[in-house]
């Protein structure tokens, strides 16, 4: 140059036959314990890497485009 694959919550991922976004870890109150830790409640925190299209509606589908990662040449 080509073609594949990855980008989603502070950190690891799900969610892909389109329908308004979630788990575990971690944080913040709180409750339980003499404390701390475990444990329980409840809570913040995301314009889905970016920019456009298409649809009543996009994380999902198209197009361009940045990173990373393979492979080919």
């Nucleotide at each position: 140059g080509c073609g594949g694959g990855a980008a989603u919550a502070g950190c690891u991922c799900a969610g892909c036959u389109g329908g308004u976004a979630g788990a575990g870890c971690g944080c913040c109150a709180c409750c339980u314990u003499g404390c701390c830790g475990a444990g329980g409640u409840g809570g913040a925190g995301g314009u889905c890497g970016c920019g456009g299209g298409u649809u009543c509606g996009a994380a999902u589908c198209c197009c361009g485009u940045u990173u990373c990662c393979c492979g080919c040449u």
Transfer RNA from a Candidatus Micrarchaeota archaeon, 73 nucleotides, folded computationally. The source organism's lineage runs through Archaea, Nanobdellati and Microcaldota. Rfam family: tRNA. It is annotated as a transfer RNA. Its family is annotated with triplet codon-amino acid adaptor activity in the Gene Ontology.